[in-house]
Order: sequence, then structure tokens, then C1' cells
RNA sequence: UGAGUUAGCCGGACAGUCGCCGGCCGCGAUAUGCGGCGGGAGGAAAGUCCGGGCUCCACAGGGCAGAGUGCCAGGUAACGCCUGGGGGACGCGAGUCCACGGAAAGUGCAGCAGAGAGUAGACCGCCUCGUUCGCGAGGUAAGGGUGAAAGGGUGCGGUAAGAGCGCACCGCGUGGUUGGUAACAUACCGCGGCUAGGUAAACCCCGCUCGGAGCAAGGCCAAAUAGGGGUUCAAUGGUGUGGCCCGCACCGGAUCCGGGUAGGCCGCUUGAGGGUCGUGGUGACUCGACCCCUAGAUGAAUGACUGUUCACGACAGAACCCGGCUUAUAGGCUAACUCAUUCU
RNA sequence: GGGCGCUUAGCUCAGCGGGAGAGCACUGCCUUCACACGGCAGGGGUCGCUGGUUCAAUCCCAGCAGCGCCCACCA
Repeated sequence: UGAGUUAGCCGGACAGUCGCCGGCCGCGAUAUGCGGCGGGAGGAAAGUCCGGGCUCCACAGGGCAGAGUGCCAGGUAACGCCUGGGGGACGCGAGUCCACGGAAAGUGCAGCAGAGAGUAGACCGCCUCGUUCGCGAGGUAAGGGUGAAAGGGUGCGGUAAGAGCGCACCGCGUGGUUGGUAACAUACCGCGGCUAGGUAAACCCCGCUCGGAGCAAGGCCAAAUAGGGGUUCAAUGGUGUGGCCCGCACCGGAUCCGGGUAGGCCGCUUGAGGGUCGUGGUGACUCGACCCCUAGAUGAAUGACUGUUCACGACAGAACCCGGCUUAUAGGCUAACUCAUUCU
Repeated sequence: GGGCGCUUAGCUCAGCGGGAGAGCACUGCCUUCACACGGCAGGGGUCGCUGGUUCAAUCCCAGCAGCGCCCACCA
């Protein structure tokens, strides 16, 4: 200098004027007015894909069914998230990616092609025997062919030809020793001639986790009405939002048609919160001290205009709240590291 | 805001691991003086999109996109 990898950050800036939504203070005096001060979208507020808090139903209890998850250890309120490690794949490398338990518990599936598709198999070839010389019977998985896949590989022996049929090495599986908390690993000592193919994002088995619903949850006040009618279930019943049974609580419930109100308050933002410094830890994270308060609407605010300036501005707008994941995103900045080339 | 479902031919739908199908519609021919009906033949598909699992995906899994439905209170 060029190419790249990883981690983190920013997401136009400044000033003025006029508005909009909350909060606090003062005046005025309950009509709610006036003035002042201060706050007002995001890294994803998104998808609603996971996990939790909160609320109601039993302080959610037992069983079945069902769903999720899946190498090991740790972190966490919890997780399908994160960190570290193991194994596999990719890359020269920094590094990246992986739904990564079990196919030696059982069942299923594998179209077409092919002789044969999972208790193997004889189409061609090879070998032996027979032969009417057309071929037939038997043996054989070394070679060919089919297929996504043909039941360990190489060599030597062996044989009629062959074959783990035997042996050596390699591979695979498995028991022990060793290292490691473990996943797992390598070396050594045995054992198994090899049986055990693929598929579990097929059923299933094993381990672990999970009760249901969601702020339109739920609670309070006020107003109004026809506190009505049909269908249905009925006290070994019905309801309590569970799929079923038990259990617990309650005694009417479900559904359709119709009637009324669509007003206010709470929940509603101080929280597993953030920042700085330190402690422990490889790290995720934890603990301690000090400091900070940072939207809360309910037809729903966060905007418009002007000026200056730059690199001319992407994706996009809170609605109970957090932790993650995923997806969208113009452009810019910082740090560490890798490779190539050149120079010293 | 929250919960749930669907996407296959022009339209309505079936299919649910190994050939993409049915009805209506469309095109041509026959029938008729002509049209309709009827008969025969035929064409038409990125199975919403992108990845993954599998030998093989409309089907199984994940993400994204589009469309649709339901949920206030009182008695």
C1' cells in the first nucleotide's frame, strides 16, 4: 500500500420562531385560566419467534395426552439466548458455520433404473461339470454395468475360480490404563473378523423443560336499559378460558337473537435500570462504592418554517415492562488481528 | 395492541414425501341456417418467495412477504 477477519460505536449538527403531549412550581381562585422551569422514540420502537416479570383463574396440585428442546461445562430471573471448551465442515490465515442424543430397542420408507435395496444378490464376466455346441446345472462378489446408496481398504497367502476364507498393516467398534469436572482425546495393552448401510426436520426410544390466558389481563367509580326471548346441558350434573381424568372451589352455565353504555381513575412506568471506578472470573457475568432519573399518549404528542454548515442523511415511529433471537438499514468512525507485496 | 388461520391453472378447491390434478372458464373440430346446449381433442403451473433436512419436497423444518378472521364494558 492492497485485500480481508472480528468486536464496538454513531445514525446529520447548531441556532431562532411558532405549535403538540406529559411533569413540577407560582399567581388567580375552582370556569379550569395565565406565567415560569424542565422532559419528550429506536438500534431495531418491527416480526410476535423464544424466555421472564405482572394480573386473573387453586398460593397451579397428581396422572395421561400433547408441545418444546437435545455434544459438555458454566452464566442468568429464565430461555430455543450468551460465554468457554469438545467434535465435524470450510478457509493459506485471522477466523467462520453446524437442529451436534439414540439407526448394535422396535416399526416404517427408499419411486425410476438395476439380476439384486437390507434375513443380500448371479445380468455380463470368471471357474467347474454336462452338452444335441443352441445352451443348461452349479460355484464365485476379485472385474464390468445400474443407481443417491451394492454390505470395510491395500497387499500376501490360498483356491478350479474366488471370497475376512487365513494373515499383516490401515480403518471401524468395544473393554481397560492415562489426561481432562465433562464432552472427548491420544498412546499402549487386549477383545470382535467386520456383525452393526441411509433416513429420527418418519413414527419412536432416552434425558430435561412446560398449567391456561393475556394490560382489549385485571381492579374501582359513574351513567343507561326490556335485568327480555330462543336453543341446549342437566345434580353419578354443570361451571371456574386448561385437551381428558382426578383433586380443589362454586351452584347454574354455554350459545344465538335482542337491549344499554362506549365516560373517568388505577394498572402506567424507578426498573432483573443506566454510568464511572474497583473486586472475583480466560469469558459470559457477579459483587461493592458513588452518581443519575431518561416519553407515558388513549383518535392517540414528539412536528413545521427559517438561517448556517457537512460527507446532503438509510431502515424506520413507543402503546404494560424487561432479557434475547431474527429480519430491514444510506453512510461514517475506532480498536485488535490475518494474508500478500514493497521498503528499512 | 394481542390471538389465530390461509396462500396450488384465469376462478373455486383437492392432493400431502417419489407422475402436479378436478370442476368451471379458454382454444380447435363436430353438430345447427346461425347461436346456445351437447360430443371429441388440446393448451395453460417458478405449488407466494428464500434457505435447510432428505437420494428425492406442493408436502417436513426455519425465515420473509401478502391476504383474511376474532378479542371492549353492563345486565